The RNA shown here (transfer RNA) has 68 nucleotides and comes from uncultured Butyrivibrio sp. Lineage of the source: Bacteria > Bacillati > Lachnospirales > Lachnospiraceae > Butyrivibrio. Its Rfam family is "tRNA". Rfam classes the family as a transfer RNA. Gene Ontology term of the family: triplet codon-amino acid adaptor activity.

[in-house]
RNA sequence: GUGACAUAGCCAAGCGGUAAGGCGUGGGACUGCAACUCCCUGAUCGGCGGUUCAAAUCCGCCUGUCAC
Numbered sequence: 001g002u003g004a005c006a007u008a009g010c011c012a013a014g015c016g017g018u019a020a021g022g023c024g025u026g027g028g029a030c031u032g033c034a035a036c037u038c039c040c041u042g043a044u045c046g047g048c049g050g051u052u053c054a055a056a057u058c059c060g061c062c063u064g065u066c067a068c
Base pairs, nucleotide, nucleotide: 001068002067003066004065005064006063009023010022011021017053026040027039028038029037046062047061048060049059050058
């Protein structure tokens, strides 16, 4: 210098119309107590701007990571 990526504590889907799922955490049911199992529980999407009726999604800059 060029390119790619950044979404919950972790993994991860979503590619213009108000963010799936899994693990974990917390609460509850069950149990004599537990374990197993079941139910419930959380994210304005790295930051700042722009475009749009509407942006995680498109564009610009910055920051960080990776590759060349």